This is a predicted structure of a 74-nucleotide RNA (transfer RNA) from a Candidatus Falkowbacteria bacterium. It matches the Rfam family "tRNA". Rfam's curators write: Transfer RNA (tRNA) molecules are approximately 80 nucleotides in length. The family's RNA type in Rfam is transfer RNA. Lineage of the source: Bacteria > Bacteria candidate phyla > Candidatus Falkowiibacteriota.
[in-house]
RNA sequence: GGUCGUUUAGCUCAGCUGGUUAGAGCGCUGCGUUCACAUCGCAGAGGUCGGUGGUUCGAGUCCACUAACGACCA
Numbered sequence: 001g002g003u004c005g006u007u008u009a010g011c012u013c014a015g016c017u018g019g020u021u022a023g024a025g026c027g028c029u030g031c032g033u034u035c036a037c038a039u040c041g042c043a044g045a046g047g048u049c050g051g052u053g054g055u056u057c058g059a060g061u062c063c064a065c066u067a068a069c070g071a072c073c074a
Stems, first nucleotide, its partner, number of pairs: 001073007010026004019057001028044005050066005
């Protein structure tokens, strides 16, 4: 330098063929349970979906550019 892949909550990841409210597990906060801790139960907070632009009535999803990380080729 070229090709390909990944990027969504603090962490690990789903999200089908573009459509209704963006989700799960773990973690975090509060409450209950306990003498207390853990476990368990209930409730809750937390996201401008890496960035910019485009297509569309509508984009996490499609397209272009760009950034970070990874694999392969040279």